A computed fold for a 65-nucleotide RNA from a marine eukaryotic metagenome, annotated as transfer RNA. Its mean pLDDT, the model's own confidence on a scale to 100, is 81. Rfam family: tRNA. By type it is a transfer RNA. The family is grouped with related families in Rfam's "tRNA clan".

Parts: sequence; structure tokens; C1' cells
RNA sequence: UGUAUAGCUCAGUUGGUAGAGCGCUUGCUUCGUAAGCAAGAAGUCGUGGGUUCAAAUCCCUCUGC
Repeated sequence: UGUAUAGCUCAGUUGGUAGAGCGCUUGCUUCGUAAGCAAGAAGUCGUGGGUUCAAAUCCCUCUGC
């Protein structure tokens, strides 16, 4: 100095309800599997504070890499 966000890889613009792909679960389809289609689950956004009506986002401290 950079980085930390779902099981994994990563987005998230000027502060305003947290997302995608892969994976997972269920269903449809198939003689069966895979593929395909539909639906769903999964997050104290690394810790602790501050500012603000409101913080993943701005400021400070600490921790891991």
C1' cells in the first nucleotide's frame, strides 16, 4: 500500500431494501444418468467504535492474508 461480502470465485457506480456465476436442495423432463427448464435455501458485509435520519460504502482502532 492492497485485500477481507453466500459453501467457492467475485460484483456492488455519488451513503438509501445485499446481488451474480458455479455449487447445493426440491420439482418438471428421461427407461436411467447427464444436460435443459422452474422454484428455493444459504450473509451479524473480518473485530470494536465514530459520523449520519440512514453505513458493505465515509473516518479511526485492531486482526488475518